[in-house]
Molecule: transfer RNA
Organism: Hasllibacter sp.
RNA sequence: GCGGGUAUGGUGAAAUGGUAUCACACGAGCCUUCCAAGCUCUUGGUGCGGGUUCGAUUCCCGCUACCCGCU
Repeated sequence: GCGGGUAUGGUGAAAUGGUAUCACACGAGCCUUCCAAGCUCUUGGUGCGGGUUCGAUUCCCGCUACCCGCU
C1' cells in the first nucleotide's frame, strides 16, 4: 500500500427496514440473627459524519479504532 471482517448499556450477546431484546454486573427492596445464595423492581445503549427511505442497528458512501490475510 491492497483486500476482508467487527463496532449495540459497565461486560457478553440478540435484533435481515417498523416502539432496540436478553443475561451478568451496578443500585433499591424482600428473605436471613448476619453474610452468601435465592426472589422482585429499577438505572443504563446502536463508534463518528453524510446519503436513500414515510421510517435505518439494519441498505449505500466516507472517516476513526481494532482484528485477520496479502504485498